Notes:
Bacterial large signal recognition particle RNA, 257 nucleotides, folded computationally. The sequence was found by an Rfam model in a public genome assembly. The coordinates come from a structure-prediction model, not an experiment, and the mean pLDDT is 76. Its Rfam family is "Bacterial large signal recognition particle RNA". It is annotated as a non-coding RNA gene. The literature on the family includes a 2003 paper in Nucleic Acids Res by Rosenblad et al., "SRPDB: Signal Recognition Particle Database".

RNA sequence: CCGUGCUCCACGGGGACAUAGCGGACCUCUCGACUCGAACGCUUAGCGAGGUGCAGGGCCUACCGUGAGGCUUGUGUGAGCACUGUUGACGGCUCCGAUGUCGUUGAUAGCUUAAUAUGCGGUGGCGUAAUCUGUCGAACCGUGUCAGGAUGGAAACAUAGCAGCACUAAGGCAACCUUUACGGGUAUCGUAUUUUUAAGAAGUAGGUAUCGUUGUCGAAGACAGGAGUUUAUAUUUGCCGAUAGGUAGUGGCACGG
Numbered sequence: 001c002c003g004u005g006c007u008c009c010a011c012g013g014g015g016a017c018a019u020a021g022c023g024g025a026c027c028u029c030u031c032g033a034c035u036c037g038a039a040c041g042c043u044u045a046g047c048g049a050g051g052u053g054c055a056g057g058g059c060c061u062a063c064c065g066u067g068a069g070g071c072u073u074g075u076g077u078g079a080g081c082a083c084u085g086u087u088g089a090c091g092g093c094u095c096c097g098a099u100g101u102c103g104u105u106g107a108u109a110g111c112u113u114a115a116u117a118u119g120c121g122g123u124g125g126c127g128u129a130a131u132c133u134g135u136c137g138a139a140c141c142g143u144g145u146c147a148g149g150a151u152g153g154a155a156a157c158a159u160a161g162c163a164g165c166a167c168u169a170a171g172g173c174a175a176c177c178u179u180u181a182c183g184g185g186u187a188u189c190g191u192a193u194u195u196u197u198a199a200g201a202a203g204u205a206g207g208u209a210u211c212g213u214u215g216u217c218g219a220a221g222a223c224a225g226g227a228g229u230u231u232a233u234a235u236u237u238g239c240c241g242a243u244a245g246g247u248a249g250u251g252g253c254a255c256g257g
Base pairs, nucleotide, nucleotide: 001257002256003255004254005253006252009053010052011051012030013029014028015027020043021042022041023040034050035049036048037047060249061248062247063246064245069240070239071238074235075234076233077232078231079230080229081228083226084225087224090218091217092216093215096212097211098210099209100208101207102206111200112199113198114197115196117194118192119191120190121189122188123187124186126183127182128181129180130179133174134173135172136171142167143166144165145164150159151158152157
């Protein structure tokens, strides 16, 4: 060095759960990874039986490296469940502060005068509608008078009543003299716990905008706000970790050639 026969050893590993701890079992990741049996087994880590491979470095030990997947800490976002009930945001007023601006060339507030805006009222005028005036205006279903004619009657007369005429109703037209109602891009006057502007006298030191903040009132109104829990996802902290790969080390016995 080769051959034959044995044996060591291997025939999965991990996560989570559970446990004083390990293994099995349920779930799960990876995967090339034997069969059967008992049971919950065992105490330094599975047990019993069988089968296969077999000293090759597969195996074993240590390290590097990769990293499926899982657990965990914190944070953000989404969904669900339950608690609170306006605590949140908005608007009005208000306390305090900051910044800016106005103010001793005199702020805010108040007084006087004038003007102005708004409301109310009076007067005038304008517009609309109506009234008044004049005029027209009813075949029949308005009034009066009713020729003719009709009816009743012996007659005298009477009755109803068409046309016509007159007067009017509804309504039309004209004018805008009277009166009434309404209205407003009308004018004027007055007035008001009112607005704004200007001036005057007086007076002394604040006023105001924005942001933040204190308190209070209000309207809307539920997941708006707060805090909890479950889950999904992203990220983050820590832990475990299979698999592919790499380095180093160790590497049995017997017989024969």